Predicted 3D model of a 1135-nucleotide part of an RNA (large-subunit ribosomal RNA, half B) from Aliivibrio sp. Its Rfam family is "Bacterial large subunit ribosomal RNA". Gene Ontology terms of the family: structural constituent of ribosome and ribosome. The source organism's lineage runs through Bacteria, Pseudomonadota, Vibrionales, Vibrionaceae and Aliivibrio. The coordinates come from a structure-prediction model, not an experiment, and the mean pLDDT is 85. RNAcentral holds the full RNA, with entries from ENA.
Context: one part of a larger RNA
RNA sequence: GUAUAUUGAAGGAACUCGGCAAAUUGCCUCCGUACCUUUGGAAAAUGGAGGACCGUGUAUAACUACACGGUGGCACAACAUAGGGGGUAGCGACUGUUUACUAAAAACACAGGACUCUGCUAAGUGGUAACACGACGUAUAGGGUCUGACACCUGCCCGGUGCUGGAUACCGAACAGGACAGGUUAACGCUUGAAAUCGAAGGUCCAGUAAACGGCGGCCGUAACUCUGACGGUCCUAAGGUAGCGAAAUUCCUUGUCGGGUAAGUUCCGACGUGCAUGAAUGGUGUCACGACUGCCCCGCUGUCUCCAAUAUACACUCAGUGAAAUUGAAUUCUCCGUGCAGAUGCGGAGUUCCCGAAAGAAGACGGUAAGACCCUAUGCACCUUUACUGCAAUCUAUUAUUGACACUGGAUACACGUUGUGUAGGAUAGGUGGGAGCAAUAGCAUCCUUGAAAUACCACCCUGCGUGUCUUUUGUGUCUCACCCUAUAAGGGGACCGUGAUAGAUGGGUAGUUUGACUGGGGCGGUGGCUUCCUAAAGAGUAACGGAAGCGUGCGAAGGUAAGUUCACAUGGGACAGAAACCCAUGGUAGAGCGUAAUGGUAUAUACUUGCCUGACUGUAAGACUCACAGGUCGAGCAGAGACGAAAGUCGGCCAUAGUGACCCGGGAGUACCACGUGGAUGGGCUCUCGAGUAACGGAUCAAAGGUACGCUAGGGAUAACAGGCUGAUGACUCCCAAGAGCUCCUAUCGACGGAGUCGUUUGGCACCUCGAUGUCGACUCAUCGCAUCCUCGAGCUGAAGAAGGUUCGAAGGGUUCGGCUGUUCGCCGAUUAAAGCGGUACGUGAGUUGGGUUUAAUACGUCGUAAGACAGUAUGGAUCCUAUCUCUUUUGGGUGUAUAAAACUGCGGAGAUCGUGUUCUUGUACGAGAGGACCGAACAUGACAAACCUCUGAUGGACCAGUUGUUUCGCCAGAAGCACAGCUGGGUAGUUACGUUUGGGAGUAACAACUGCUGAAAGCAUCUCAAGCAGGCAAUCUCUAUCCAAAACAAGUUUUAUUUAUCGUAGAAGACUACUACGUAAUAGGUGGAAUGUCUAAACAUAGUAAUAUGUGUGCAUAUCCAUACUAAUAGU
Repeated sequence: GUAUAUUGAAGGAACUCGGCAAAUUGCCUCCGUACCUUUGGAAAAUGGAGGACCGUGUAUAACUACACGGUGGCACAACAUAGGGGGUAGCGACUGUUUACUAAAAACACAGGACUCUGCUAAGUGGUAACACGACGUAUAGGGUCUGACACCUGCCCGGUGCUGGAUACCGAACAGGACAGGUUAACGCUUGAAAUCGAAGGUCCAGUAAACGGCGGCCGUAACUCUGACGGUCCUAAGGUAGCGAAAUUCCUUGUCGGGUAAGUUCCGACGUGCAUGAAUGGUGUCACGACUGCCCCGCUGUCUCCAAUAUACACUCAGUGAAAUUGAAUUCUCCGUGCAGAUGCGGAGUUCCCGAAAGAAGACGGUAAGACCCUAUGCACCUUUACUGCAAUCUAUUAUUGACACUGGAUACACGUUGUGUAGGAUAGGUGGGAGCAAUAGCAUCCUUGAAAUACCACCCUGCGUGUCUUUUGUGUCUCACCCUAUAAGGGGACCGUGAUAGAUGGGUAGUUUGACUGGGGCGGUGGCUUCCUAAAGAGUAACGGAAGCGUGCGAAGGUAAGUUCACAUGGGACAGAAACCCAUGGUAGAGCGUAAUGGUAUAUACUUGCCUGACUGUAAGACUCACAGGUCGAGCAGAGACGAAAGUCGGCCAUAGUGACCCGGGAGUACCACGUGGAUGGGCUCUCGAGUAACGGAUCAAAGGUACGCUAGGGAUAACAGGCUGAUGACUCCCAAGAGCUCCUAUCGACGGAGUCGUUUGGCACCUCGAUGUCGACUCAUCGCAUCCUCGAGCUGAAGAAGGUUCGAAGGGUUCGGCUGUUCGCCGAUUAAAGCGGUACGUGAGUUGGGUUUAAUACGUCGUAAGACAGUAUGGAUCCUAUCUCUUUUGGGUGUAUAAAACUGCGGAGAUCGUGUUCUUGUACGAGAGGACCGAACAUGACAAACCUCUGAUGGACCAGUUGUUUCGCCAGAAGCACAGCUGGGUAGUUACGUUUGGGAGUAACAACUGCUGAAAGCAUCUCAAGCAGGCAAUCUCUAUCCAAAACAAGUUUUAUUUAUCGUAGAAGACUACUACGUAAUAGGUGGAAUGUCUAAACAUAGUAAUAUGUGUGCAUAUCCAUACUAAUAGU
């Protein structure tokens, strides 16, 4: 010193985030007990009284209980065991459960409530299946979801998303179907493609459903003070939040406002309502009881605190024995200032420093530990989510196989037979075409005539609709039994269904694999990404930034070619309507216009404007250049062909130029006829031209891709953020200059606009330089240290200074600079004081010193956001703080050496600490002042804080002192003692140690100075206190010396005196960790003994009284550390 215990004066929560911890309480009997209440509770409420021992009596089988009387003590549940209590809120009803190892809770569960599915081979679940669970249960049952006792209740919305139902209109796959077309062939045929039609679930659609997921408005006006708005208007919606509650576990602003509690209340309680962002089974509002839950208050109690002290035990320390660990580049391992990859033991300069330990302390060694968990990066990982992408399981549905019989029935195609056909006109019910003058023979019908677009008889081939029959195919219904299934394997039930296989469609985070980009003064959010023009760009080209400005993702058959002609904008003058501007004329007019479009360059001999004729907005090529990593881009004379314009020379391969864009792959169109799986063809491919890209993240990863992680992980990064440092100093703080103005007058007593110049490195920032193989982050506590831009105290100048009290400025850092309420707070507000309650730096000083309330992991809740996983500089409850010190440093304490013998004493170079303030009284009710009021200077006394020493007093403690006493054991018993029970408890207390106690201290002076005040005095004939020479005051708490303490290791190692000295060893100590120091060693050093002081309180024994407990008398007894005395014992002997 720490830990664990014990005790504590006065105060009693002032401590602190918070009464954390500790203390109080505690047992039995009796009395008595509030609000509230679900009438059960609350309740051991709260609170009060009694309790021992002895005797007698009563009751009892006994234990024991009661009554009366007596006895002692500080205390009788005497030890031990053994609830502190109350009030009021929040949340959860309750008992329970949970993160084994940081969270016990408000989370989970729960009884109760509701919705929904399920008729039994149940739904649901596991499994490939068999099979099993459900359940040997059967809707009062079982599964799922939500809510969460109880009480009162549970509003509106079905538009969205789900779920359920409906309808058969639309979409809708395979299968069925097969018009039609292609290929080939002599043909039959074979083959390829394929439309209509048929075709389920599902979707669209129509409804229902919110105790399904969920949602539940805005603006304007209005009442005779004002305010408010019952009222009105208008827009939107699926509907606009009802009852309740409300600054709340929800309220940002906010410490809302009012009230209560307190001296003082960011918390708490009650209200209000302006609800950022309450609200009704994601339940709303209450509520008895309950809670190791979370707030607030009170009583009691206390070392939590003011303010710490003493004691015990265990460590720490010394000795003996035994004997680890992390760490460690090597070390000969100082301070300050500077420097430096920006915080140096190691570099530079200066200073300091004899060598080596031990005990302590933790400021540094960017100390140790763990390749940072925050942050960023990675074409990293893992889980989770979903209306990301793509699969798969599963479910639903259709076809088909397993799969059979019979009957009825609807439809389709084909064929056969039969039948059907009415505009008007016409004798009339004229289907069409062709043939046709006869057919028929009983009658008659036609030809002819007439009507008409068309003419009838008869024959042939057809069309439209219908009927019947046959073949094929298909739909639906019913019956059956034989597959198949159930069963008690007898009988029976179901039955071609179900089930299972295959194919097809739908649904499909149930499951899986992945994606979810880049730049970026960190990342995210925002912005951007290709192309064109200008500036930046520094007179060749080129040149960056999340530098400054604008554009493009085209347009035009004329806005193209050519030939010829013309000159613009504007101004002035003139001219009918005619004006500032219409049209005409004249003059001037280097471009002030125009050139489709941005800008730049260019341009009048025109590239501009007008007119004529045209299509070169051609085909095939191309020397050579420019740009350029590549890919690509740009210019281009010339040649051949066929042309346009021009008399011709000539010009023309789009446009005054520079934007108007996209690689490869894949697919389409036109052409070509290059390849062709025996040959020919066909099919397919190639080649030339051309089309399809907001592949715009524009050199384009894929046909096809979003999110969360605080449950996280890995690799890395100080290449990159948060803390701190560094640089900077916009911002901030402070100072100065100018002086418009305010100040009655008057810039500068005081204040000072518009402006200007600086200093500092405390704010907010900027930068990203050290540190990501770790530099622990706010506040509090503890301990400080420095600066001064001074809060107080001291000294001065000015004052719009009468005095007193102030204002402002100058000097000054010696000392000082409070206690509480609220909040995690720093800060701030408030209460009460004070001379004053200073501002800053020190890694926003200080976590190898403490704390852990806040922030910032994992749990949970509310509001809000999100479909969700989840998220929130929003809120709320809970949540692990390691390190034995090697070096430097600091505080002590030793050993060694030196100082030319040793010892003792002294001096003091130097260093350290200290340095304070207030009140009252006198002077004096004086100076001053009309009064009210009211001093300087000087003196005396008292006191606060601080410091040192001490223990006489007052207290604390006092574990080998004394006494009382409980339970129990032992000494054979009685008596008397002893042990154990926290020293058992309790009452006292010597020495010692201590504060709450006592004493003392900050005095006086010297020198030098600050602001300031002066003398003389020039520069500058004056004036001037002088960063002129010279001289003075300054009696400021400043500084020096003096005073106190350390100090000769002060290397210049000092001075004086004396002379044989010291250690070991022993007895000890008010000395001490060990060492050391001090006393003594034949003597009072220690013990013992005797006495005294002092403490306790009257021992034992005996006698007497009493039945007894016990009392009285005689007698005091015991005692640790103190003092005096005394050699009985030990300090011998030695080295």